[in-house]
RNA sequence: AUUUGAAAAAGCCAAACCGCCCGCGAGGGUGGGACGGAAAACCAGCGGCUCUCAGUCGGGUGCCGCGUUCAUUCAUCAGCAAGACAGCCGGGUUGCCAAU
Numbered sequence: 001a002u003u004u005g006a007a008a009a010a011g012c013c014a015a016a017c018c019g020c021c022c023g024c025g026a027g028g029g030u031g032g033g034a035c036g037g038a039a040a041a042c043c044a045g046c047g048g049c050u051c052u053c054a055g056u057c058g059g060g061u062g063c064c065g066c067g068u069u070c071a072u073u074c075a076u077c078a079g080c081a082a083g084a085c086a087g088c089c090g091g092g093u094u095g096c097c098a099a100u
Base pairs, nucleotide, nucleotide: 003099004098005097012037013036017032018031019030020029021028022027035087041093042092043091046090047089048088050084051083052082055080056079059077060076061075062074
């Protein structure tokens, strides 16, 4: 330096759930707790999926009113913007132990 994670050892991280705090929310921080993890370390200013919304738009659908050149309330879906997630998938960077 390459490849691999069979056996072993040293340590490491910590899902669900619970307490407290932050956030409208998705979620985040912290303490407890372990389902798991060889990158479950970092990057959301690398791409995609998914998720959120007090923003924006009014394009589709539905309801009510009005009426036919048009205007408009509510609900919902979609779009845009703004976010969340690195323990969803790929990508990038770095890295412990052992074997080779």
This is a predicted structure of a 100-nucleotide RNA (c-di-GMP-I riboswitch aptamer) from a Syntrophaceae bacterium. Its Rfam family is "c-di-GMP-I riboswitch aptamer". Gene Ontology term of the family: cyclic-di-GMP binding.